[in-house]
Source information: This is a predicted structure of a 76-nucleotide RNA (transfer RNA) from Candidatus Falkowbacteria bacterium RIFCSPHIGHO2_02_FULL_45_15. The sequence is in RNAcentral, with records from ENA. The same sequence occurs in records of 2 taxa.
RNA sequence: GGGCUGUUAGCUUAGCUGGUAGAGCGCCGCGUUUGCAACGCGGAGGUCGCCGGUUCGAAUCCGGCACAGUCCACCA
Repeated sequence: GGGCUGUUAGCUUAGCUGGUAGAGCGCCGCGUUUGCAACGCGGAGGUCGCCGGUUCGAAUCCGGCACAGUCCACCA
């Protein structure tokens, strides 16, 4: 330098053919307990990496950039 894959909640991640962003763990509150854990119920938490384009509508399609992983090439 080139190819491919990935970037979504604090963490791990789902999200089909564009149509109101989900789950598990964690966190908070309540119940239960002498207390803790476990369990039950409820809740908070998201500019979907960034900028732009297409579209009535973009996490999703297109372009550029950034970061991570991987392979190849180059230099030494």
Its mean pLDDT, the model's own confidence on a scale to 100, is 80. Rfam family: tRNA. The family's RNA type in Rfam is transfer RNA. Rfam links the family to the GO term triplet codon-amino acid adaptor activity.